Model confidence (mean pLDDT): 76 of 100. The RNA shown here (FMN riboswitch aptamer (RFN element)) has 153 nucleotides and comes from Thalassolituus marinus. Lineage of the source: Bacteria > Pseudomonadati > Gammaproteobacteria > Oceanospirillales > Thalassolituus.
RNA sequence: CAUCGUUCUCGGGGCGGGGUGAAAUUCCCCACCGGCGGUAACAGCAAAGGCUGAAGCCCGCGAGCGCCUGCUACGGUUCUGCCGCUGCAGGGUCCAGCAGAUCCGGUGAGAAUCCGGAGCCGACGGUCAUAGUCCGGAUGAAAGAGAGCGUGU
Numbered sequence: 001c002a003u004c005g006u007u008c009u010c011g012g013g014g015c016g017g018g019g020u021g022a023a024a025u026u027c028c029c030c031a032c033c034g035g036c037g038g039u040a041a042c043a044g045c046a047a048a049g050g051c052u053g054a055a056g057c058c059c060g061c062g063a064g065c066g067c068c069u070g071c072u073a074c075g076g077u078u079c080u081g082c083c084g085c086u087g088c089a090g091g092g093u094c095c096a097g098c099a100g101a102u103c104c105g106g107u108g109a110g111a112a113u114c115c116g117g118a119g120c121c122g123a124c125g126g127u128c129a130u131a132g133u134c135c136g137g138a139u140g141a142a143a144g145a146g147a148g149c150g151u152g153u
Base pairs, nucleotide, nucleotide: 001152002151004150005149006148007147008146009145010144016030017029018028019027031133032132033122034121035061036060037059038058042053043052044051045050056120057119067091068090069089070088071087074084075083076082077081102118103117104116105115106114124136125135126134
């Protein structure tokens, strides 16, 4: 310096004020928040090669919901099976979900990224009332990040 193996550690933020109401951190007005990798005309550093940081809405990934498979309790049935539904476990090459959401102006050779402005988006279950912000699965899982050890040159 590099590859692969292995172990360990880390790995998500946010409802403050007012209104209505019997009841709302769930509705309405104002407010607040932005996981991981990549990219980057910006910023900082360096004598230089270069290094570091920089996007919720540009390209991907992740959990979650669904889907699929197996088992399972219950129900139905035209009954050595099939259908519906409940719970548990597993799987992903893939698939679908809305699998989320950006425009305008400026600068410029060039803007999805810079500067200015105005917008928009946010799993599932729960709840005296509809939730990105409360509670729950979750002391979970995970994109990945770092370190140690082994290995190779």
It was read from a public genome assembly, where an Rfam model found it.